Transfer RNA from a Minisyncoccota bacterium, 73 nucleotides, folded computationally. Model confidence (mean pLDDT): 82 of 100.
RNA sequence: GGGCUUUUAGCUCAUCUGGUAGAGCAUCUCAUUUGCAAUGAGAAGGUGACUGGUUCAAGUCCAGUAAGGUCCA
Numbered sequence: 001g002g003g004c005u006u007u008u009a010g011c012u013c014a015u016c017u018g019g020u021a022g023a024g025c026a027u028c029u030c031a032u033u034u035g036c037a038a039u040g041a042g043a044a045g046g047u048g049a050c051u052g053g054u055u056c057a058a059g060u061c062c063a064g065u066a067a068g069g070u071c072c073a
Stems, first nucleotide, its partner, number of pairs: 001072007010025004019056001027043005049065005
């Protein structure tokens, strides 16, 4: 330098062929306990890496940029 690939909640990951974005763990509150843990119920937390484009509508399609992985030179 070139090819392929990944980027979504604090962490690990879903969401599959465009139509309101979810789970587990973690955090907070409540119940249970003398207290803690465990358990149960609930809540909060996302400009979906960034910038544009297509579309009535984009996490999803297209282009560019950035970072990581991998292969080739």
Its Rfam family is "tRNA". The family's RNA type in Rfam is transfer RNA. RNAcentral holds the sequence, with entries from ENA.